Small-subunit ribosomal RNA, 3' major domain from an uncultured bacterium, 485 nucleotides, folded computationally.
[in-house]
Context: one part of a larger RNA
RNA sequence: UGACGGGGGCCCGCACAAGCGGUGGAGCAUGUGGUUCAAUUCGAUGCUACGCGAAGAACCUUACCUGGGUUUGACAUCUGGCGAAUUUUCUGGAAACAGAAAAGUGCCCGCAAGGGAACGCCAAGACAGGUGCUGCAUGGCUGUCGUCAGCUCGUGCCGUGAGGUGUUGGGUUAAGUCCCGCAACGAGCGCAACCCUUGUGUCCUGUUGCCACUUGAACGAGAGUUCGAAGCACUCUGGACAGACUGCCUCGCUUAAACGAGGAGGAAGGUGGGGAUGACGUCAAGUCAGUAUGGCCCUUACGGCCAGGGCUGCACACGUACUACAAUGCCCAACACAAAGGGAUGCGAAACCGUAAGGUGGAGCAAAUCUCAGAAAAUUGGGCCCAGUUCAGAUUGUCGUCUGCAACUCGACGGCAUGAAGCCGGAAUCGCUAGUAAUGGCGCAUCAGCUACGGCGCCGUGAAUACGUUCCCAGGCCUUGCACA
Numbered sequence: 001u002g003a004c005g006g007g008g009g010c011c012c013g014c015a016c017a018a019g020c021g022g023u024g025g026a027g028c029a030u031g032u033g034g035u036u037c038a039a040u041u042c043g044a045u046g047c048u049a050c051g052c053g054a055a056g057a058a059c060c061u062u063a064c065c066u067g068g069g070u071u072u073g074a075c076a077u078c079u080g081g082c083g084a085a086u087u088u089u090c091u092g093g094a095a096a097c098a099g100a101a102a103a104g105u106g107c108c109c110g111c112a113a114g115g116g117a118a119c120g121c122c123a124a125g126a127c128a129g130g131u132g133c134u135g136c137a138u139g140g141c142u143g144u145c146g147u148c149a150g151c152u153c154g155u156g157c158c159g160u161g162a163g164g165u166g167u168u169g170g171g172u173u174a175a176g177u178c179c180c181g182c183a184a185c186g187a188g189c190g191c192a193a194c195c196c197u198u199g200u201g202u203c204c205u206g207u208u209g210c211c212a213c214u215u216g217a218a219c220g221a222g223a224g225u226u227c228g229a230a231g232c233a234c235u236c237u238g239g240a241c242a243g244a245c246u247g248c249c250u251c252g253c254u255u256a257a258a259c260g261a262g263g264a265g266g267a268a269g270g271u272g273g274g275g276a277u278g279a280c281g282u283c284a285a286g287u288c289a290g291u292a293u294g295g296c297c298c299u300u301a302c303g304g305c306c307a308g309g310g311c312u313g314c315a316c317a318c319g320u321a322c323u324a325c326a327a328u329g330c331c332c333a334a335c336a337c338a339a340a341g342g343g344a345u346g347c348g349a350a351a352c353c354g355u356a357a358g359g360u361g362g363a364g365c366a367a368a369u370c371u372c373a374g375a376a377a378a379u380u381g382g383g384c385c386c387a388g389u390u391c392a393g394a395u396u397g398u399c400g401u402c403u404g405c406a407a408c409u410c411g412a413c414g415g416c417a418u419g420a421a422g423c424c425g426g427a428a429u430c431g432c433u434a435g436u437a438a439u440g441g442c443g444c445a446u447c448a449g450c451u452a453c454g455g456c457g458c459c460g461u462g463a464a465u466a467c468g469u470u471c472c473c474a475g476g477c478c479u480u481g482c483a484c485a
Stems, first nucleotide, its partner, number of pairs: 001485002004481002007479005013473001015469002019432005026323002029320005034314002042053002064309005070303001073127001077126002079123005086103007107116003129298002132296003138292001140287003143283001145281001150189006156165003169180003195275004200242005206236001209232002214229006245269001248263005325425001329384006341372003346365002351360003391422001396417007438461007
């Protein structure tokens, strides 16, 4: 000087407390451990691994296993020889591949002979190749403490020196934020602000958007609805600008900075809400399997091709989710109100067929125009009457639909039948402070299809509670002890 203490002081954080909802019990989905296996490829392992790499394992992917077959190689550059490339057919084979036959002559230079550029085959060797090892040789990227308020430097001063001072102290703040003081005076990386989005207004914009006033037509008893004209008022689209600064006022307290309570004005008030943004460093943290890369290792194999299998196996254990156990519910019928997105090998309307999944169909749309697209919870009416039930839906049988070369291992979805466990969950443990939790649906990426109940977004409905900081956990500053470095 640090680190540490079941030392002290001060202060923060959904850390506790106050609340709401869960997990732990059940079934199923998914990941992991274990076990099994020819193989169940590899990595990730307290917080910071375990719906993680994987934003898509039937083949492919694929790295694993078994079998078949290959050796200048699937890929790059160089040399020689032959042939244009290429296409088709046959035989063997599970395919890869091996063998055979036929068609075929292009482009550039050149009268021609011939040469050349792509491309294919053969041969030889330099070399290719390796998801083989080392993340404790590395780059790059990332997690974490932590969006915590810290981490340092120059000069000066103090100390023999390590080092200290500044950065400590008194206040204050979300903040090393600001003020005052001070052997310090300044500065840098962080904080804040500048960026995006949302909340208000003004101006501009007027089609594909809008429909208040005016008007034409159709339908209707009427109210009115639909289509068109005219219009840009309103909503909206998306561009510019304004707006918030404790700026103003009162009281309290102050040397000051500020703080507390309230008010005016305002759409918004004290960092308005959300996001992006992650200091010096820590964990020899993670990644050689994303790529790059040193070293080591393999080179008729640890490379490369193919078929089938495996990654989906199952006495079991754990994590994360979903669905429930019901009446604030379930079922049936009627009837409202979104936002944000996607669409050309695509989205696919109307109409028709089918109980349905779906099929036929093909209008329109590179989309403010067409389409996915019906939002659902909500609301209204009816049924159920507390039961393992009109709860719950696992499992199983059977018949089908779709994608795809192909759904046996191993896809999703639909119909009928079957109807398991489960009556609110021990010890323990998690999330959340407001448009949040809880709850309801919608979309997207990956993608032929899909094991998505996952991930990332969007909107609808919409709470309760916080006395407080004694205690648990993590952290910051000062101080003290120290057998630690």